[in-house]
RNA sequence: UUCAUCUUAAUAAUUAACACUCGUAUAACUGUGAGAAUAAGGCUCACGAGUCUCUACCAAACGACCGGAAAUUGUUUGACUACGAGUGAACGGCCUCUCGCA
Numbered sequence: 001u002u003c004a005u006c007u008u009a010a011u012a013a014u015u016a017a018c019a020c021u022c023g024u025a026u027a028a029c030u031g032u033g034a035g036a037a038u039a040a041g042g043c044u045c046a047c048g049a050g051u052c053u054c055u056a057c058c059a060a061a062c063g064a065c066c067g068g069a070a071a072u073u074g075u076u077u078g079a080c081u082a083c084g085a086g087u088g089a090a091c092g093g094c095c096u097c098u099c100g101c102a
């Protein structure tokens, strides 16, 4: 913001949906198998594990390392999903904070 319910003189109140924010879960983490590439490379597929949890388990940037082999790795930033909580129109004014430009 929208809908519904109930009620009233009128507000209100409650429910649901949507959006945003916050909290919890998970560390967007980790084990294994098969195949693939080789300093102009470092990838693909699959199965587990992790959550009182369904789903997801990736991307990018900047580095390290491997001297030709079979193996990768560090840091930072960025989500979705489940559950719970809070907030909610527009215009104008004032105050505070932050950022950018001159």
Stems, first nucleotide, its partner, number of pairs: 001017002004014002018088008026056001030048006041066002050057001058078007